[in-house]
Context: one part of a larger RNA
RNA sequence: UGACGGGGGCCCGCACAAGCGGUGGAGCAUGUGGCUUAAUUCGAUGCAACGCGAAGAACCUUACCAGGGCUUGACAUAUAGCUGCUGUCCUGACGAAAGUCGGGAGUCCUUCGAGGGUGCUAUACAGGUGCUGCAUGGCUGUCGUCAGCUCGUGCCGUGAGGUGUUGGGUUAAGUCCCGCAACGAGCGCAACCCUUGUGAUUAGUUGCCACUCUUUCAGAAAUGGGAGAAGCACUCUAAUCAGACUGCCCGUGACAAGCGGGAGGAAGGUGGGGAUGACGUCAAGUCAGUAUGGUCCUUAUGCCCUGGGCUGCACACGUGCUACAAUGGUCGGUACAGAGAGAAGCAAUAUCGCGAGGUGGAGCAAAUCUCCAAAACCGGCCCCAGUUCGGAUCGAAGUCUGCAACUCGACUUCGUGAAGCCGGAAUCGCUAGUAGAGGCGUAUCAGCUACGACGCCUUGAAUACGUUCCCGGGCCUUGUACA
Numbered sequence: 001u002g003a004c005g006g007g008g009g010c011c012c013g014c015a016c017a018a019g020c021g022g023u024g025g026a027g028c029a030u031g032u033g034g035c036u037u038a039a040u041u042c043g044a045u046g047c048a049a050c051g052c053g054a055a056g057a058a059c060c061u062u063a064c065c066a067g068g069g070c071u072u073g074a075c076a077u078a079u080a081g082c083u084g085c086u087g088u089c090c091u092g093a094c095g096a097a098a099g100u101c102g103g104g105a106g107u108c109c110u111u112c113g114a115g116g117g118u119g120c121u122a123u124a125c126a127g128g129u130g131c132u133g134c135a136u137g138g139c140u141g142u143c144g145u146c147a148g149c150u151c152g153u154g155c156c157g158u159g160a161g162g163u164g165u166u167g168g169g170u171u172a173a174g175u176c177c178c179g180c181a182a183c184g185a186g187c188g189c190a191a192c193c194c195u196u197g198u199g200a201u202u203a204g205u206u207g208c209c210a211c212u213c214u215u216u217c218a219g220a221a222a223u224g225g226g227a228g229a230a231g232c233a234c235u236c237u238a239a240u241c242a243g244a245c246u247g248c249c250c251g252u253g254a255c256a257a258g259c260g261g262g263a264g265g266a267a268g269g270u271g272g273g274g275a276u277g278a279c280g281u282c283a284a285g286u287c288a289g290u291a292u293g294g295u296c297c298u299u300a301u302g303c304c305c306u307g308g309g310c311u312g313c314a315c316a317c318g319u320g321c322u323a324c325a326a327u328g329g330u331c332g333g334u335a336c337a338g339a340g341a342g343a344a345g346c347a348a349u350a351u352c353g354c355g356a357g358g359u360g361g362a363g364c365a366a367a368u369c370u371c372c373a374a375a376a377c378c379g380g381c382c383c384c385a386g387u388u389c390g391g392a393u394c395g396a397a398g399u400c401u402g403c404a405a406c407u408c409g410a411c412u413u414c415g416u417g418a419a420g421c422c423g424g425a426a427u428c429g430c431u432a433g434u435a436g437a438g439g440c441g442u443a444u445c446a447g448c449u450a451c452g453a454c455g456c457c458u459u460g461a462a463u464a465c466g467u468u469c470c471c472g473g474g475c476c477u478u479g480u481a482c483a
Stems, first nucleotide, its partner, number of pairs: 001483002003480003007477007015467002019430005026322008034313002042053002064308007073125001077124006088105007108116002127297002130295003136291001138286003141282001143280001148187006154163003167178003193274004198242007207232002212229007245268001248262005324423001328382005340371003345364002350359003389420001394415007436459007
């Protein structure tokens, strides 16, 4: 100087407490361990591995296994030799395919020197998801969006080092003020960026419809609904600007920084959310994303193919979904979103089918058309039961994608109807448009094991006395047989 302490002081965080909802019990989904296996490819392992790499394992992917094949090779560059060879089209045998052995048609460009393309042979080499993340780059996680980490000069100390950065206040903050042998500065904090909340201006189609006009339908009429014109008022879209700064008032404070209250305001003290991650720590993670040193394989540890496996199941754990019901189930009726996606695509009206879906194809490269039905909402029945709860499992018949659904896809209909009556010890999330509840969309993608991930809106709470305690962290101080 650090680190550590079941030392002390001060402070913070869904850390506890106060609340709300879960997990742990059941069934299923998914990942992992283990076991099994010819193979169940590899990696990730306290927090910070375990719905993780994987934003899509039937073949492919695929790295694993069995079998069948190739050896300058699936791919690159170069040299030498040979070659009107290659490429294109038709076709035979063997074969599971890869491929092997053939047959035929037609036939190069050219500046006529050679050269270019291609094949064969030979040689250099290619190739490796083989090993080492403890040889590395790059990227990432984590402490932690915690408030810290340092430097120059000066001063102090023999020196390691100290001071500054400590102290008194204050803040979300090493934020600011005051003081001080320090004075300044840098990386962080904050601000600048995006989005959301208010208003103004500009713009008005594909958006909008208040006023006006036309037309049509219902109605006796008043009037109401639809369509169009005109219009840009409103909504909206998207560009510019304004607005919030403790700016104003009162109190408090040390005449400071600030803090408490108030006014005005759409918004008030960082308005809400996001992006943004200091010096460093963990020889943290990744050689299987790519790159790369070294090392190893070279008729194989490389390459191609068929089939299998990654989906295996006495079991254990993590993460989820669905439930155990009446704040519910079911049948019927009927409103209100946002954000996205669309050409080998999204697909309307129509029509067939109980349905999954089929036929057909208007419109749309989209503020125009389509996906698009939002669901929680409202009425009838059920009457507390293993039930009209729950839906696993199994049987049968089908639909769709795709060469192909046996291993191993999703979905539909009929039948079947298991466990489960709110979950031990323990444990997790959340402080407001949040938790909880409800549905919708997208990426990947032929299809899909998506209940996952990432977004979107609708509905919408309870509680926080407080900091004694548990966990993590910051500053000062103290002790130390620690470095």

The prediction has a mean pLDDT of 83. A computed fold for a 483-nucleotide part of an RNA from a metagenome, annotated as small-subunit ribosomal RNA, 3' major domain.